This is a predicted structure of a 92-nucleotide RNA (TPP riboswitch aptamer (THI element)) from Litoribacter ruber.
[in-house]
């Protein structure tokens, strides 16, 4: 000195759906499905959005799963700590 990863603060970006019932309800996937300051994300960028009433499999159903996706977009700065890795001295 420089960096993997985490973490801390403040600012920002996002999605809340689908199935039964007569209705409060109840089931399904997921970090999240009571718009909550909870989740997730924030250029190392699949959180999310267009393509999409997609296409291909699953289920009682489903928007669940994969594929599109090396596709197009999409929001940040700062600090703590440091696996590791390089030079320098110093002593042996």
């Nucleotide at each position: 000195a420089u960096c993997a990863a985490a973490c801390u603060u403040u600012a920002g970006g996002g999605g809340u759906g689908c199935c039964c019932a007569g209705u409060u309800g109840g089931g399904c996937u997921g970090a999240g499905a009571u718009u909550a300051u909870a989740c997730c994300c924030u250029u190392u960028g699949a959180a999310c959005c267009u393509g999409a009433u997609g296409c291909a499999g699953u289920u009682c159903g489903c928007a669940c799963u994969g594929c599109c996706g090396a596709a197009g977009g999409a929001a940040a700065a700062a600090g703590u700590u440091g696996c590791g890795u390089a030079u320098u001295g110093a002593c042996u």

The coordinates come from a structure-prediction model, not an experiment, and the mean pLDDT is 75.
Taxonomically the source falls in Litoribacter (Bacteria, Pseudomonadati, Bacteroidota, Cyclobacteriaceae).